[in-house]
């Protein structure tokens, strides 16, 4: 982009134009083929003419009567009937002409069926032209009649029942025609209707003459048959097919050529250029798609073909083997009187049914067309119209302008706003469509008629042709159009808004609902799900399913590949086929032009017209890329003929070599026999057993037998086509190569099939067998171990013949040919030179390393090309299924060669890249390890955590990185939990209304909040209106939640980790992802520095710069200090006084590899040394890069969202976080003598203190109580430092060790010490004797050990932050164990090794394959049977005007359809049971 479409929503109007793609199933009912009287005979019926008879009524007249009535007989009229006969018409029939056209459908056909181009052996009604004729005869039949049978259809008789014909049938002629044997033979008709002068008449005609018509033949036209080249879909898992089959003679047959038949005779045709089968399928102009070249189709329209219910037949007839005709055989339907009959919508409509789907049981011959007919006329579902269907293409419209208060509503909202939006109302306008009404073309031209003119005739009838006048013919149709009126009046939806791909929000849901073309979206803040708002696009349609073509260079002809991505056959040889070196002639097959013929119209394209446009219609015109003949050209391909030598071969003289076969035969070495020596082991492993061995191994010496393989030489060295080949010697034998000459003269390459070679295993037969070694046995290792390791061992490995025929058979590179820089090896030939054993250039064969241009996704490849190019095989086309099934061929088997598909997935795959990650590889660090000192795990307590329990034991924190954590402290309170009892605009915020200060004190009842009374209170500001703050009551916005969600967040925080890392511009490299830089040599603690360097600069970090400590200087001198001076005192910086000193705190110096030696690269550094208070970062601290881990916190706090609102919110009171069979982290305390205990005595630091520290003095064993001095603190106080030192005691023991538990008195604090606090006396003395696997901490003032202060606190530390005293031992070292840097290699890993991911088994599910077999299609051979028919035969009967003829019936032969038995092949469904395959959320085993 498109469609004959369906579906889902929706739906004004016209216009063209389309509409059963399925069931070629079945059909009710109408209508779809008639028509001619101008061929015929009947029958009817209707006018006029006549006659016959009957009836009715007029009338005239006779008789009748008073008048009538009645009676007769007559004229004329109306009806009716008969007979003949015209004219018109009609209903069967004979007869003619059409019913082979026109309409429908596409089953069948893979075919001369269809498309295009030729051809000869042919027939053509009707037409058109041309000759030449239509003369005389015959007998019949239908209808109709009589009679029978039958339900009906319908059928028989009539022994001579009637009739006609343009029905038959002969006889005559026969230009021209047909058959000949070249002489001859054969063969025909038919009339009708108009007219008519004259002539004849039995008055009906005859005749003539125009028309039609008939006969016979020529030609033309047109239509049809027939033959022929090319071209027309998949299967080779279909490779041979064929007996009338090929082809010839004679013969039949047919219009016609022809095995188209039939008889003989030959053995022949077809087929890899695809026969034969099988499966599909109408062909084609065109249609849709596409740049095109392909692909796909094959409605409508239009040519051809096929078919009519299936199957088989023929008959008429100019044409059929006939859609609406006949026979027959089947099936299905109706009707029946059960005897028997009729039918055929794939005609138009219409019905069932089928399906996603597909229309009226319409109108009309007006027009176009067609049959019939002389013509009017008739028939025509053909066709021309209308009716349904948005099914499609095309027009139109649903209104225009103007309108900001940017209205309401309605989304959203950061609360302001924004949108919706001039949108709407308003307000001015139109008025196409559709409505109402009136107007009103075009399709219509004939044909009749009337005159006039020409033609024809004898003719002014007829008839034909023109030309005028006249009549008169529309389904459609209420046409198209136009013109009024009248009103914005009746007319808008559909998808879809993640991304491809224009268009975003709010709510709802909460891995559910459900979306989804591909990727994917949904698991509580979804632009993706459902809704709304708005937006996009499209518009009477929009979406959606389907199917085809594009994009797809994704079958590549145009126009692509095979080293690794799918792909070069394991390798020669050669067949067929392709492809082929120069020079000259000839030819013209391809090859180029030019010319005719054709290439149907219609479509499409161009340009004109016509409908208001358009769609649509039509008129030119180009086009149709073909094919045919025909002329011409000769380059180039082809043949065809001559010739050459460059390709190839040949031969002549050398050369290298594991090249192949074949016999010989040579040594070392294993193992094994004998025989000597020797003695306790060997042997084999990581460690070991299994095994050999005192019946003497092993080891070692001599001698023997046997089998296999050939060390060194030896080499990216050699052969060889490949697999392969290696001691040594003969014989036989293929390549291969230099080099000089001569020969042949394209003999050459390549190769589908085909045929040979083809490692190891592995299979027959028969031999050998040492070594080795599948299977097998044992021992080991392991969870196991049907393995890896030992130790035995059989096939086989080895020789001969035979088979097998695959390899990662690999250069993962087919073969051959030419060209395209160069360097450097080596193999085996030549040459040169020159010192004759040396070198160097040089050509060539070969085999190897680099590398230029160039290819290549990289990666690499590069004259041995994977670079440019030519010729030829061979292969490939997503992954799995699967190199698998079934079919076939090979093979003894094992198996091998060929080789699907169903069903499944979105990938499977390839160079590289960046990270991880390895029981990979190299370099470094680190209380990591190893040295070492102290600990934990074991007890008792203390604290935390899980668990359990409980009414609650509130919550969080869980591996390092949770567990003395959040908590720097739960008796209430805290608090968040449980129970009970109460509040409800609320404990708290702000807003409105009203009252009143506020607020306090008493009494009651309550567990308390609460509530009820009484009483006391009457405040500040002021402009005199009021205000402000409290408080109470009310109503409502609200308020409040320690409720969820740290996986929505902010903040903040841990942790790898104080590890050196982690980036950037710019250039450069690369197609890219990336790289480079940051890598490398050196060094550091360090990506710290130096050097080199396609890099060259920066930034985050590191390191310093801040604090703190170690020294000194200066300055300050109180409350701190006190050396000198002086007073004092029991004693004391206590007092005058001083700044010297300590110290206080502020500013400075000082440490920089600076100096020296030395090593290193003249570097950075590193080592040592000097001087220094301190040395190579001097100690310590704060300080934590880019990140990772959804780490941790919604319970510090902020904060989306949800949720709650007499409660998940607020009080109260009591309880609970403080539970106790257990387990675990983390302390303290001990187990003792380096200790306890008494007793005496020195020596710090940093703190903290007015709701507070609390001092002397007294009291009490003691906690503490009294007391109140002193102090807002270098002043007072907390405050006694403790190990320590001195000196008594214990004396190794569950003790004078350890203190756990209890039990008795207390003291504090506070409203309150039950649950549930701390101390303190007295008494009580438990476990514990140093801790098991395993684990931590710690490198110097550092662990270890000893005390003291802070926070928090009414109290309430064994814990956490700090303070200082006393103060070690080790480090060899990096191999290992955890972590970590950087570099480097594999990788199939990328939530990244806690990855990925392989196969049995176990469940479902799904297609498949085999299966005893069952059931169906198609079809092959053989055979039986044999309707209608056609053909041949006939002696039977039978008819007949023409009668050696012709029908008819009957008999029989021959074909044959149907259908029937037996055998096959094939295909398709099925089907116990099996096989393996794919898929499934978590399953076992490794």
């Nucleotide at each position: 982009a498109u469609u004959g479409a369906a579906c889902g929503c929706u739906g004004g109007c016209g216009g063209c134009a389309u509409g059963c793609u399925u069931a070629a199933c079945a059909c009710a009912u109408g209508c779809a083929a008639g028509u001619c009287g101008a061929a015929c005979g009947c029958c009817c019926c209707u006018g006029c003419a006549c006659c016959u008879c009957a009836a009715u009524g007029a009338u005239u007249u006779u008789c009748g009567u008073a008048a009538a009535a009645g009676a007769g007989a007559g004229u004329g009229a109306u009806u009716g009937u008969c007979c003949a006969g015209g004219c018109g018409u009609c209903g069967a029939g004979c007869g003619g002409c059409g019913g082979a056209c026109g309409g429908g459908u596409g089953a069948g056909u893979a075919a001369c069926g269809c498309g295009u181009g030729g051809g000869a052996a042919u027939c053509u009604a009707u037409c058109c032209a041309g000759u030449a004729g239509c003369g005389g005869g015959g007998g019949a039949u239908a209808g109709c009649c009589c009679g029978g049978g039958g339900a009906a259809a319908c059928c028989c008789g009539g022994a001579a029942g009637c009739u006609a014909a343009u029905a038959c049938u002969g006889c005559a002629u026969a230009c021209g025609c047909c058959c000949u044997a070249a002489g001859g033979g054969g063969g025909a008709a038919a009339g009708c209707a108009g007219g008519g002068g004259g002539u004849c008449u039995u008055c009906g005609g005859a005749c003539c003459u125009u028309g039609c018509g008939c006969u016979a033949u020529u030609g033309g036209a047109u239509a049809a048959g027939c033959c022929u080249g090319c071209g027309u879909c998949g299967g080779a898992u279909u490779a041979g097919c064929u007996a009338g089959u090929u082809g010839g003679u004679a013969g039949g047959g047919u219009a016609a050529a022809g095995g188209c038949c039939u008889a003989c005779c030959a053995a022949g045709g077809c087929g890899a250029c695809g026969a034969u089968c099988c499966g599909u399928a109408g062909c084609u102009g065109g249609u849709c798609u596409g740049a095109g070249a392909g692909g796909a189709u094959g409605a409508u329209c239009a040519g051809c073909c096929a078919c009519a219910c299936u199957g088989g037949g023929a008959c008429u007839g100019a044409g059929a083997c006939a859609c609406g005709g006949c026979c027959c055989a089947g099936a299905c339907u109706c009707c029946u009187a059960c005897g028997g009959g009729a039918g055929g919508c794939a005609g138009c409509a219409g019905u069932g049914g089928g399906g996603a789907a597909u229309a009226u049981u319409g109108g009309a011959c007006a027009a176009u067309g067609g049959g019939g007919g002389c013509a009017a006329c008739c028939c025509u579902g053909a066709u021309c119209c209308a009716g349904c269907c948005a099914u499609g293409c095309c027009g139109c419209g649903u209104g225009u302008g103007u309108g900001a208060a940017g209205a309401a509503g309605g989304c959203u909202c950061u609360a302001g706003g924004g949108u919706u939006g001039u949108a709407a109302a308003g307000c001015a306008c139109u008025u196409u469509c559709a409505g109402u009404a009136g107007g009103g073309a075009g399709g219509a031209a004939a044909a009749g008629u009337u005159g006039g003119c020409g033609g024809u005739u004898a003719a002014u009838a007829a008839c034909c042709g023109u030309c005028a006048g006249c009549c008169c013919u529309g389904a459609c149709g209420u046409u198209a159009c136009c013109u009024a009126c009248a009103g914005a009046a009746g007319a808008a939806g559909c998808a879809c808004c993640g991304g491809c791909a224009a268009a975003c929000u709010c709510c709802g849901u909460g891995c559910c609902a459900g979306c989804a073309g591909c990727c994917g979206c949904g698991g509580u803040a979804a632009u993706a799900c459902g809704g709304a708002g708005g937006g996009u696009g499209c518009g009477a349609g929009c979406g959606u399913u389907a199917a085809u073509c594009g994009g797809a260079a994704u079958u590549a002809c145009u126009g692509g590949g095979c080293g690794u991505a799918a792909a070069g056959c394991g390798c020669g040889c050669g067949u067929a086929g392709g492809c082929g070196g120069c020079c000259u002639g000839a030819u013209a097959a391809g090859u180029u032009g030019g010319a005719u013929g054709u290439g149907a119209a219609a479509g499409c394209c161009c340009u004109g017209g016509g409908c208001u446009c358009a769609a649509c219609c039509u008129g030119g015109g180009a086009a149709c890329u073909g094919c045919a003949u025909u002329c011409a050209a000769a380059a180039c391909u082809g043949u065809c003929a001559g010739g050459c030598u460059a390709g190839a071969g040949u031969a002549u003289a050398g050369u290298a070599g594991a090249g192949g076969a074949c016999a010989g035969u040579g040594g070392a070495a294993u193992u094994u026999c004998c025989g000597g020596u020797g003695u306790a082991g060997c042997g084999g492993u990581g460690a070991a057993a299994u095994g050999c061995g005192u019946a003497g191994a092993u080891a070692u010496c001599g001698g023997g037998a046997g089998g296999a393989a050939c060390a060194u030489c030896a080499g990216u060295g050699g052969c060889g086509a490949a697999g392969g080949c290696g001691g040594c010697u003969u014989c036989c034998u293929g390549g291969a190569u230099c080099a000089a000459u001569a020969c042949u003269g394209a003999c050459a390459c390549u190769g589908a099939g085909g045929c040979g070679c083809g490692a190891a295993a592995g299979c027959g037969u028969g031999g050998g067998g040492a070594g080795c070694a599948a299977a097998c046995a044992g021992g080991a290792u392991u969870a196991g171990a049907u393995a890896c390791c030992c130790u035995g061992g059989u096939a086989g490995u080895c020789c001969a013949c035979g088979c097998c025929c695959u390899a990662a058979a690999c250069g993962a590179u087919g073969a051959g040919a030419a060209c395209u820089a160069g360097c450097c090896g080596u193999u085996g030939g030549g040459u040169g030179g020159u010192u004759u054993a040396c070198u160097g250039c040089u050509c060539u064969u070969g085999u190897g390393g680099c590398g230029a241009a160039g290819c290549u996704a990289a990666c690499g490849c590069g004259a041995u090309a994977a670079g440019u190019u030519c010729u030829c095989c061979g292969c490939c086309u997503g992954g799995g299924g699967a190199g698998u099934a079934c079919g076939g061929c090979c093979g003894c088997a094992a198996g091998g060669c060929u080789a699907a598909a169903a069903c499944u997935c979105a990938a499977a795959g390839g160079a590289a890249u960046u990270g991880a990650c390895g029981g990979g590889g190299g370099c470094c660090c680190g209380c990591a390890c190893a040295a070492g000192c102290g600990g934990u795990g074991g007890a008792g307590c203390a604290u935390g955590u899980g668990g359990u329990u409980u009414a609650a034991u509130u919550c969080g924190a869980u591996g390092c990185a949770a567990c003395g954590c959040g908590a720097a402290g739960a008796a209430c309170c805290u608090u968040a939990c449980c129970u009970a009892c109460c509040c409800u605009u609320g404990a708290c915020a702000u807003c409105c209304u009203c009252g009143g200060a506020a607020u306090g004190u008493c009494a009651a009842a309550g567990a308390g909040a609460u509530u009820u009374u009484a009483c006391a209170g009457u405040g500040c500001c002021u402009u005199c209106g009021g205000g402000a703050a409290c408080c109470g009551a009310g109503a409502g916005a609200c308020a409040g939640g320690u409720g969820c969600u740290g996986c929505a967040u902010g903040g903040c925080u841990g942790u790898c980790g104080u590890c050196a890392g982690c980036u950037c511009g710019u250039g450069u490299c690369g197609u890219g992802a990336g790289a480079u830089g940051u890598u490398g040599g050196g060094u550091u603690a360090a990506g710290u520095c130096c050097c080199g360097u396609a890099a060259c600069g920066a930034g985050c970090g590191c390191a310093a710069c801040c604090c703190u400590u170690a020294u000194c200087a200066u300055u300050u001198g109180u409350u701190g200090c006190c050396a000198u001076c002086a007073a004092g005192u029991a004693a004391a910086g206590u007092u005058g006084g001083g700044g010297a000193c300590u110290c206080u705190a502020a500013u400075g110096a000082g440490a920089c590899u600076g100096c020296c030696g030395g090593u290193g690269u003249u570097a950075a550094a590193c080592c040592g040394g000097a001087g220094g208070a301190a040395g190579g970062c001097g100690g310590g601290g704060a300080c934590g890069a880019u990140g990772u881990c959804a780490a941790g916190u919604c319970a510090u706090c902020a904060u989306g969202g949800c949720c709650u609102u007499u409660a998940u919110g607020g009080g109260u009171a009591g309880g609970g976080c403080u539970a106790c069979a257990c387990a675990c982290g983390u302390g303290c305390u001990a187990c003792a003598a380096u200790g306890g205990g008494g007793u005496a005595u020195a020596c710090a630091g940093a703190g903290g203190g007015u709701u507070g520290c609390g001092a002397a003095g007294c009291c009490g064993c003691g906690a503490g109580g009294u007391g109140g001095a002193g102090c807002u603190a270098a002043u007072c106080c907390c405050a006694g430092a403790a190990a320590g030192u001195a000196u008594c005691u214990c004396g190794u023991a569950g003790u004078c060790c350890g203190g756990a538990u209890u039990g008795g008195a207390g003291u504090c604090u506070g409203c309150g010490a039950c649950u549930c606090g701390a101390c303190u006396c007295c008494a009580u003395g438990a476990a514990g004797u140093c801790g098991g696997a395993a684990u931590c901490g710690c490198u110097a003032g550092u662990a270890a050990u000893c005390g003291c202060g802070g926070a928090u606190c009414a109290g309430a530390a064994u814990g956490c932050c700090g303070c200082g005293g006393u103060g070690a031992a080790u480090a060899c070292g990096u191999u290992c164990c955890c972590g970590g840097g950087c570099c480097u290699u594999g990788u199939a890993c990328a939530c990244a090794c806690c990855g990925c991911c392989c196969g049995u088994c176990a469940c479902a599910c799904c297609a498949u394959g085999g299966g005893a077999g069952u059931g169906g299609g198609u079809u092959g051979c053989a055979c039986c049977a044999g309707a209608a028919g056609u053909a041949g035969c006939u002696a039977g009967c039978u008819u007949a005007a023409a009668a050696u003829u012709g029908g008819g019936c009957g008999g029989u032969u021959a074909c044959c359809a149907c259908g029937g038995u037996g055998u096959g092949a094939u295909u398709c469904a099925u089907g116990a049971c099996u096989g393996g395959g794919g898929u499934g959320a978590a399953g076992u085993c490794g």

RNAcentral holds the sequence, with entries from ENA. The RNA shown here (small-subunit ribosomal RNA) has 1486 nucleotides and comes from an uncultured prokaryote. Its Rfam family is "Bacterial small subunit ribosomal RNA". Rfam links the family to the GO terms ribosome and structural constituent of ribosome.